[in-house]
Molecule: small-subunit ribosomal RNA
Organism: uncultured bacterium
RNA sequence: UAGAGUUUGAUCAUGGCUCAGAUUGAACGCUGGCGGCAUGCUUUACACAUGCAAGUCGAACGGCAGCACGGGGGUAACCCUGGUGGCGAGUGGCGAACGGGUGAGGAAUGCAUCGGAACGUAUCUUCAAGUGGGGGAUAACGCAUCGAAAGGUGUGCUAAUACCGCAUAAUCUCUGAGGAGAAAAGCAGGGGAUCGCAAGACCUUGCGCUUUUGGAGCGGCCGAUGCCUGAUUAGCUUGUUGGUGAGGUAAAAGCUCACCAAGGCUUCGAUCAGUAGCUGGUCUGAGAGGACGACCAGCCACACUGGGACUGAGACACUGCCCAGACUCCUACGGGAGGCUGCAGUCGAGAAUCUUUGGCAAUGGGCGAAAGCCUGACCAUGCGACGCCGCGUGUAGGAUGAAGGCCUUCGGGUCGUAAACUACUGUCAUGAGGAAAGAAGGGUCAUGUAACGAAUAGCUGCGUGAUCUUGACGGUACCUCAUAAGAAAGCCACGGCUAACUCCGUGCCAGCAGCCGCGGUAAUGCGGAGGUGGCGAGCGUUGCUCGGAUUUACUGGGUGUAAAGGGCAAGUAGGCGGUCCUGAAAGUCCUGUCUGAAAGGUGUCAGCUCAACUGGCACUCUGGGCGGGAUACUCCAGGACUAGAGGUCGGAAGAGGCAAGCGGAAUUCCCGGUGUAAGGGUGAAAUCUGUAGAUAUCGGGAGGAACACCAGUGGCGAAGGCGGCUUGCUGGUCCGAUUCUGACGCUGAGGUGCGAAAGCUAGGGGAGCGAACAGGGUUAGAUACCCUGGUAGUCCUAGCCGUAAACGAUGGGCACUAGGUGUUGGACUCCUUGUGGGUUCAGUGCCGAAGCUAACGCGAUAAGUGCCCCACCUGAGGAGUACGGCCGCAAGGUUGAAACUCAAAGGAAUUGACGGGGGCCAGCACAAGCGGUGGAACAUGUGGUUUAAUUCGAUGCUACGCGAAGAACCUUACCCAGGUUUGACAUACAAGAAGUAGUGAACUGAAAGGGGAACGACUCGUAACCAGUCGAGAGCUUGUACAGGUGCUGCAUGGCUGUCGUCAGCUCGUGCCGUGAGGUGUUGGCUUAAGUGCCACAACGAGCGCAACCAUUACUGUUAGUUGCCAGCGGGGCCCGCAAGGGCCGCCGGGCACUCUAGCGGGACUGCCAGCGAUGAGCUGGAGGAAGGUGGUGAUGACGUCAAGUCAGUACGGCCCUUAUGCCUGGGGCGACACACGUGUUACAAUGGUGGGGACAAUGCGCUGCUAGCCCGUGAGGGUACGCUAAUCGCUCAAACCCCGCCCCAGUUCGGAUUGAAGGCUGCAAUUCGCCUUCAUGAAGCCGGAAUCGCUAGUAACGGCGGAUCAGCACGCCGCCGUGAAUACGUUCCCUGGCCUUGUAGACACCGCCCGU
Repeated sequence: UAGAGUUUGAUCAUGGCUCAGAUUGAACGCUGGCGGCAUGCUUUACACAUGCAAGUCGAACGGCAGCACGGGGGUAACCCUGGUGGCGAGUGGCGAACGGGUGAGGAAUGCAUCGGAACGUAUCUUCAAGUGGGGGAUAACGCAUCGAAAGGUGUGCUAAUACCGCAUAAUCUCUGAGGAGAAAAGCAGGGGAUCGCAAGACCUUGCGCUUUUGGAGCGGCCGAUGCCUGAUUAGCUUGUUGGUGAGGUAAAAGCUCACCAAGGCUUCGAUCAGUAGCUGGUCUGAGAGGACGACCAGCCACACUGGGACUGAGACACUGCCCAGACUCCUACGGGAGGCUGCAGUCGAGAAUCUUUGGCAAUGGGCGAAAGCCUGACCAUGCGACGCCGCGUGUAGGAUGAAGGCCUUCGGGUCGUAAACUACUGUCAUGAGGAAAGAAGGGUCAUGUAACGAAUAGCUGCGUGAUCUUGACGGUACCUCAUAAGAAAGCCACGGCUAACUCCGUGCCAGCAGCCGCGGUAAUGCGGAGGUGGCGAGCGUUGCUCGGAUUUACUGGGUGUAAAGGGCAAGUAGGCGGUCCUGAAAGUCCUGUCUGAAAGGUGUCAGCUCAACUGGCACUCUGGGCGGGAUACUCCAGGACUAGAGGUCGGAAGAGGCAAGCGGAAUUCCCGGUGUAAGGGUGAAAUCUGUAGAUAUCGGGAGGAACACCAGUGGCGAAGGCGGCUUGCUGGUCCGAUUCUGACGCUGAGGUGCGAAAGCUAGGGGAGCGAACAGGGUUAGAUACCCUGGUAGUCCUAGCCGUAAACGAUGGGCACUAGGUGUUGGACUCCUUGUGGGUUCAGUGCCGAAGCUAACGCGAUAAGUGCCCCACCUGAGGAGUACGGCCGCAAGGUUGAAACUCAAAGGAAUUGACGGGGGCCAGCACAAGCGGUGGAACAUGUGGUUUAAUUCGAUGCUACGCGAAGAACCUUACCCAGGUUUGACAUACAAGAAGUAGUGAACUGAAAGGGGAACGACUCGUAACCAGUCGAGAGCUUGUACAGGUGCUGCAUGGCUGUCGUCAGCUCGUGCCGUGAGGUGUUGGCUUAAGUGCCACAACGAGCGCAACCAUUACUGUUAGUUGCCAGCGGGGCCCGCAAGGGCCGCCGGGCACUCUAGCGGGACUGCCAGCGAUGAGCUGGAGGAAGGUGGUGAUGACGUCAAGUCAGUACGGCCCUUAUGCCUGGGGCGACACACGUGUUACAAUGGUGGGGACAAUGCGCUGCUAGCCCGUGAGGGUACGCUAAUCGCUCAAACCCCGCCCCAGUUCGGAUUGAAGGCUGCAAUUCGCCUUCAUGAAGCCGGAAUCGCUAGUAACGGCGGAUCAGCACGCCGCCGUGAAUACGUUCCCUGGCCUUGUAGACACCGCCCGU
């Protein structure tokens, strides 16, 4: 020392990208009140107009151009006069080498820090000694002259603190130690005596000058250490390295030269290339670091470009000189002039950077004795929100919570005490008045004191007093007064990260976006608005830097699988190194001291009202040098040791290597024999071989290659690798041993060697195999996989190549850290002598503790714990590519980038899904069966097409006889036409109308509608009654709100439903395991229809499902008998019969036995027996029983999946229409028809059809209804009419079936479509478009291709009956009963599903992902 987003369905870890922070000489967008302090060409070291930026000294000099004064002349204009103040130009001195600018160059001739010796130094200071005496010029100036100019030439005069000798020499330099050589200038003030005509001399003071000794400061030189990147720059160097001599410099030195030697630098990175001013410091950071080097300060470098010297104390000189070059300017074309990287300013470049200001008042600098002059240094001012800091845009009260905006669930909420309004204040702005500090000094006068001095003069220093005088900023800061809330708020954001949410618009458009990502009709993500959040005279954006990033890891990372261990070895440099002693003291530690400039930073105090800013003090500046001390550790030197390492001796194992020889089996080929039609090959085949004799078999021979068994997670080797036997040569390893040496060791950059296979060169060899190639096959194709052949090659010799998933994907060495169990080679030991036990060393495997790991896993053969050394990694792709170098005969190897693109790529593990993975299991899933569909005709639905419309929806399973349990009108939603507008329907309000509401005739119209004759009202209150009046209501009209919509969105929804699936699953709590997703439980064994149960088990329990409870059905008991029933008893009626008698009718009495009805019970539970099973759960069989292992059937549908279906059943958000997308009406359409599909019906016939006769049901339904009976009709039906609101009456005679006939295998006596005719029924109405009847007609069709559906028992199949809807309409649907089978060996396969397991680069989950072309 803070993190977050983003790879996934989720997880952990790896890893990149991105964000939040701070910063800035900034720029851009929007906005902008004031002040203070800072700061402002980062780009073109591009080019520059104009002005200014270095002068000063008359107290060095000759002088006098100009100014002023004085003097003289002149009436005046004016002239003369250096006499004075002064002074242009000139001589001379000092300065101009500072100050100011810039960062081009430069990687060291540089900078920083610390040292050093062989130097210089004007001015300043200190010391010592001097300052004597001469000379000759020259500018200015005059005259002449050249030139356009800039400038120049000739001649003449003149001064000096200009120049040159001479003298002297304290001192200095040289020296051969005797000596030799070398200076100077005066100026100003004052003055008693003396001298002088005067000037002056002279004396004195001050300044100067010459020589010298030191100092300070400054500068030159040398050394050490540190200072960017690239090795795809590895060698560089000839004055180069050193020496001697000479030259040269202020000074050391190859600094230069001559000669001699051959050195010097470099992997600790020379040379080369690129980039760069360095530092104090600045920014950031917890720090270590990283980046930077604006402003301020130190150093360096540069001054148009390049070169050169001169002058000088100092320069190779920003506003000096010379030369060359480029550029600009002037020109009379002959020649000249210039250098803003000084301050302002201009052009240009650029995203971008200021006034052609004032002043020397202050600070500082130059000159001067001084006054003073100069100073774009500097101080101020102006401009810019560029930055930092401060202040303001008001304060208090104020709820009818105003208006308005926005939202709204329409109630309200919010902007919001916000505003208005009331009271107050006056920072700031404005006006007026007052008013600083920054000033210290300087001049003059007076005076005190001290030094010098002969001096009471003078001069200087230190004081005191008086007086005069100095401010650019600026009448500024500041203060007071006055008016007045007045003139003063914006910018960005609001999906997550990240504080802040709604509406409208838009509709993958327009746009946004830092990353993830938003936008395809309900966008908190776009645009606008309201609101909110953040900051605030600013706010955002962009760029750069650091941080976060432990993402280059020194602090502080890694390399089995994420990126990363070199293929292996020996070994060079280097790094590291056992035990003891001694010495030294390099590292290390302590201490003292010098330095580490100032500014800066930190702390504190102080000054501007505060702050920024500024000042004082302290600390810091982590560093370097020197001195002293310590000696544990490391290094160094010396000595010793044996535990590391190596040697010696004795044993041992081994496919270790090289060479030579030998052997047998097998393949192939050749020769010969036997023998005959095939062989071979494959999933199946064919090419191929074979009657010219193959294959097979026997014998003989040739040749090459490889060595079965033994053989083993056995052995050896560093790795690659090594396998018949024998011999020779040879490397390494292990074990044992009171043997020897004495640290000789480990690692190892570069370099060197070895290095599978393939490949290459040369020469051999060639049996088998076999790239290429050929043929055959497979296939849509098949340049493949399969087959038949077959060349290089594979083998040998010699030489290259130098790479592999060269892998344990794990570098080498040493040490330490639980065990168990195999195996190989040694040694020791024990006695129970065995195929034995124990110990130990060296290998090689497995399992495991601690520990480690992201997990998987590793675990003494570490991926544990430590030390040493090497190699390598830093997102994915581009790419191990390009270029360059090196190597190679080539192939190629090695070293090895960038542009650009992406937000990931990748690892391990988890859940589910999937697999033409595995195991177990279930299901009419297959199989075994029965019957269908697909072919025909028709019915019906759908698609398509058509149409004014053919309304809409449903679309694999899970749409298609589905919504629709019934379209002629209606329905109806569609089309055409006519009409209507508060509406066909609801509620509310307001107003109106007594001939009002209502009924409603003519007439019009297709109807709706229009039209209005005529008739003609009601309830309640006022109020006890009547009448009237008034009011209220109902109803009507008008108007306003609103109604209405089968218009859109099922991807905004509720509800309901389908499906997986009645499949056995889906979960939870607690505990446990895992970093976590998650797991466990729910897995395993057995079992079940079942997650049904039993047993086991880090699980123990529980929930939703399963089962059971419910209904129905099968048996039975009991209760109850009307409308049900009638056995027995009695009666009655009818029929047959001569009669006896028989039959029928529940009709009556009666009865409730039976059937039946419907209440309540019983019964079945693996309860019993046997076997199997684990003594279990349970299974198999049996008994009994009406029923047996869920008895049959139904209802019942877990968590969830399909954005499944439905806005057209209803409901509902949003959107849309409002004289229409609403409403009414007539007609049409939904019924169309070349076609295609689904679902059905009827058939194709004899197990049938048909005629006649005969038998047996159940569920249901009925008053707008079911309708008996009778009559009519061939019939559908009609007429009449009893009964029944139903166990009473009716629908209602069930059919298949049985019996007796006919038909005789045919398009038929099968089949009935189609069509014609005639009828019936319903209904306002059957034309489009109903059903039925009769007669006639008599189509296709003779059992259905590929394919496909249903069904496991009262089931399939076959047969009829009822009901809903409904006026009518049923081959559909929902139910009912009758007749009533076949088959299931079994689970290999198809489909669906369940559990376990495995692989996965898929998670929209295989209808996935993804590769090549």